[in-house]
Context: one part of a larger RNA
RNA sequence: UCCGGCGAGUUAAGGUAUGCGGCUUUUGGUUAAGCCCCUCCGGGGCGGAGCCCAAGCGAAAGCGAGUAUGAAUAGUGCGACCCUUGUCGCAUGCCUUAGACCCGAACUCAGGUGAUCUAUCCAUGAGCAGGAUGAAGCGGCUGUAAAAAGCCGUGGAGGUCCGAACAGGUAUGAGUUGAAAAUCGUUCUGAUGACUUGUGGAUAGGAGUGAAAGUCUAAUCAAACCUGAAGAUAUCUGGUUCUCUUCGAAAUAUCUUUUGGGAUAGCCUGGCGUGAUGAUUCACGGGGGUAGAGAGACUGAUUGGGAUUGGGGGGCCACCAGCCUACCCAACCCAGCCAAACUCCGAAUACCGUGAAUUUCCAGCGCUGGAGUAAGACUGUGGGGGAAAAGCUUCAUGGUCGAGAGGGAAACAGCCCCGACCGCCGGUUAAGGUCCCUAAACAACGCUAAAUGCUAAAGGAUGUGGACCCACGAUGACAGCUGGGAUGUUGGCUUAGAAGCAGCCACCAUUUAAAAAGUGCGUAAUAGCUUACCAGUCAAGUGGAUCUGCGCCGAUGAUGAACGGGACUAAGCGUUGUACCGAAACCGCGGAUGCCAGAGCCCUGUAGGGUUCUGGCGUGGUAGAAGAGCGUUCCAGUGGAGAUACAAGACAUACCGUAAGGAGUGUUGCGGCUACUGGAAGUGAUGAUGCCGGA
Numbered sequence: 001u002c003c004g005g006c007g008a009g010u011u012a013a014g015g016u017a018u019g020c021g022g023c024u025u026u027u028g029g030u031u032a033a034g035c036c037c038c039u040c041c042g043g044g045g046c047g048g049a050g051c052c053c054a055a056g057c058g059a060a061a062g063c064g065a066g067u068a069u070g071a072a073u074a075g076u077g078c079g080a081c082c083c084u085u086g087u088c089g090c091a092u093g094c095c096u097u098a099g100a101c102c103c104g105a106a107c108u109c110a111g112g113u114g115a116u117c118u119a120u121c122c123a124u125g126a127g128c129a130g131g132a133u134g135a136a137g138c139g140g141c142u143g144u145a146a147a148a149a150g151c152c153g154u155g156g157a158g159g160u161c162c163g164a165a166c167a168g169g170u171a172u173g174a175g176u177u178g179a180a181a182a183u184c185g186u187u188c189u190g191a192u193g194a195c196u197u198g199u200g201g202a203u204a205g206g207a208g209u210g211a212a213a214g215u216c217u218a219a220u221c222a223a224a225c226c227u228g229a230a231g232a233u234a235u236c237u238g239g240u241u242c243u244c245u246u247c248g249a250a251a252u253a254u255c256u257u258u259u260g261g262g263a264u265a266g267c268c269u270g271g272c273g274u275g276a277u278g279a280u281u282c283a284c285g286g287g288g289g290u291a292g293a294g295a296g297a298c299u300g301a302u303u304g305g306g307a308u309u310g311g312g313g314g315g316c317c318a319c320c321a322g323c324c325u326a327c328c329c330a331a332c333c334c335a336g337c338c339a340a341a342c343u344c345c346g347a348a349u350a351c352c353g354u355g356a357a358u359u360u361c362c363a364g365c366g367c368u369g370g371a372g373u374a375a376g377a378c379u380g381u382g383g384g385g386g387a388a389a390a391g392c393u394u395c396a397u398g399g400u401c402g403a404g405a406g407g408g409a410a411a412c413a414g415c416c417c418c419g420a421c422c423g424c425c426g427g428u429u430a431a432g433g434u435c436c437c438u439a440a441a442c443a444a445c446g447c448u449a450a451a452u453g454c455u456a457a458a459g460g461a462u463g464u465g466g467a468c469c470c471a472c473g474a475u476g477a478c479a480g481c482u483g484g485g486a487u488g489u490u491g492g493c494u495u496a497g498a499a500g501c502a503g504c505c506a507c508c509a510u511u512u513a514a515a516a517a518g519u520g521c522g523u524a525a526u527a528g529c530u531u532a533c534c535a536g537u538c539a540a541g542u543g544g545a546u547c548u549g550c551g552c553c554g555a556u557g558a559u560g561a562a563c564g565g566g567a568c569u570a571a572g573c574g575u576u577g578u579a580c581c582g583a584a585a586c587c588g589c590g591g592a593u594g595c596c597a598g599a600g601c602c603c604u605g606u607a608g609g610g611u612u613c614u615g616g617c618g619u620g621g622u623a624g625a626a627g628a629g630c631g632u633u634c635c636a637g638u639g640g641a642g643a644u645a646c647a648a649g650a651c652a653u654a655c656c657g658u659a660a661g662g663a664g665u666g667u668u669g670c671g672g673c674u675a676c677u678g679g680a681a682g683u684g685a686u687g688a689u690g691c692c693g694g695a
Stems, first nucleotide, its partner, number of pairs: 001695006011098013028052003034046005056063002066078004101239002104236001108229006119203009128193001130162003133158001137154006166190003171186004205221001207217002242629006252265005266373002268370007278359009292345001293343002299339002303335004308331005313325004376401010406417003421591004426587003432581003435566003441578007453568001459553002463550005469544004480537005486510003491505003516531001520529002592619012630684001632681009649668005655662002
């Protein structure tokens, strides 16, 4: 992992609602324990204690169609009046109390079992090759007044040294579904000691033991193990078994030791009631202070100007008076600007109301049974937070997903189109497409030359199309070429020098077709080259703005990766026309089913029910509500099959049914089956790191 079997809303009591049944029609309904009788199971009778209902109100005493409050005969609350049966069973939904759908803790407590592992201790034994060092003491010699001391021997001390056994476990390699639930190789430490070890014994669970690491106490330790309380508890995770049909959510609000949980409301569903009250559109009538706008209408903010005014400061002056002010504040005038917490104004929408039309009972509202949801996601629009960031966060308002398949977007929950009852080798379209992959395309007029198309900004540029304006131009423009470009003068000053060209000042005049008190190079300063400017030559446009279409650069990342690929100069972009393709949309044909309406037939307790046909509107669906069924085991009743022959089960099979499922036939199987009508449940498994067995 697979196969087979097992595996999860049960039972009891109480409550409540619905369905069905018994009794009761005006006061009733019903027995519990227990007792008696019959009996194979199991029934029948007695038993009226008690419970519910027939009256309520009050905390209560209590009073009573009223009562409580109150001084009240008031008012008010709850009742009565009106409308109205009640009760006992059975079944089903849900709630409560119980383990209460199943599996799952870490824990807590009680009583026991453990020191054959290990920690420490006690008693009694055992072990430590070999080598090295050479303490004290002692002897001799030297030495001394005597000592001390020295030397040579002897001696054999030590938590001494080297190193086997033994004990340990430093470093590293291997191993790490191991040879091994701690090992193996090499290396390393201690090795007469606080050493190692055998045997026997002692100490234990909030306790022991501990040269202390929360270590160790039998592969278990911040409280061992076993059994019990025990099915502890689990606002948590996982799992929860057949089919079809109808409807179909929520991820919000308030409160919550509450935020991944609940309660109530909202939204869903079944039943009963009500009967246009709902929704949409149009018309009319309303209130508003948003978007926008405004500033001489306020509050605040705010730029520039003013020969305006006041105050302060500064300067001149100071005896007074006065004058000036590139300073500060406030006000005024002119022009300009801004606001969520500004408004003289002010929409579109939205909201409220009235009327009409439309709408299948699409709906709304009331009572009642049952829920689920209360982690939402993206996207458009309007806001807040953030950085006019986020696949960010938080509101509002739509959509989609959630719970929605199909087509498009290469692929792609949330984007675009469109809402899938079933079948069809029929048709029409939507979004999007029509060169090939790949179904379907042509025509017309323009643009683009960048493979732009097929990512991007500030900024940059004689790219190119369109529109429009200004200037110059046959009295000859623009560009080129030829020639001129002078004189006073080297202007004055400055300077070592300053001559158009370091710098400062001024920038005149003359001759002229024109020529600067000089545009740029250049020199030490001159010189030299050049420009403005003028003439000639040539010959027809030239130069500069503005708006706009499509392009260019800007353009840089780590494997090659920014049309889906091929490829395309249109098969790109813009405008236009006509075709076609394209979905589960729409249409056609056939079929099923829910609801509504109509007609026929049947039943009947006359309220209705069943059935057939016709027409209309529907039939995506998670959580969830509601309905109808299939199948398994057993029981009762009525039947059937079966030893003349072949039950259950198994295998095969082209049959039937909308599904769960059900037959028939053949083979096998040698022993107990099943239809119908009811009843009762240990009643349905691909899932629980499920349990057991097998492969």